[in-house]
Molecule: transfer RNA
Organism: Prevotella sp.
RNA sequence: GGUCUCAUAGUUCAAUGGAUAGAAUAAAUCUCUCCUAAAGAUUAGAUCUGAGUUCGAUUCUCAGUGAGACUA
Numbered sequence: 001g002g003u004c005u006c007a008u009a010g011u012u013c014a015a016u017g018g019a020u021a022g023a024a025u026a027a028a029u030c031u032c033u034c035c036u037a038a039a040g041a042u043u044a045g046a047u048c049u050g051a052g053u054u055c056g057a058u059u060c061u062c063a064g065u066g067a068g069a070c071u072a
Stems, first nucleotide, its partner, number of pairs: 001071007010025004018055001027043005048064005
């Protein structure tokens, strides 16, 4: 240089163009306990950037940014 893949919560991952964007873990509060741990309940937290298609975009298209794999 060429081809391809990926980017969603603090972290690891889901999500058929129409969902309150979901789970685990982490965090906070409460219950339990003599205390801690464990367990249980509750709460808050996210779609890389810009443009386009569409009644409607995490999803489709284009460009950019970043990361990775293969290849010369």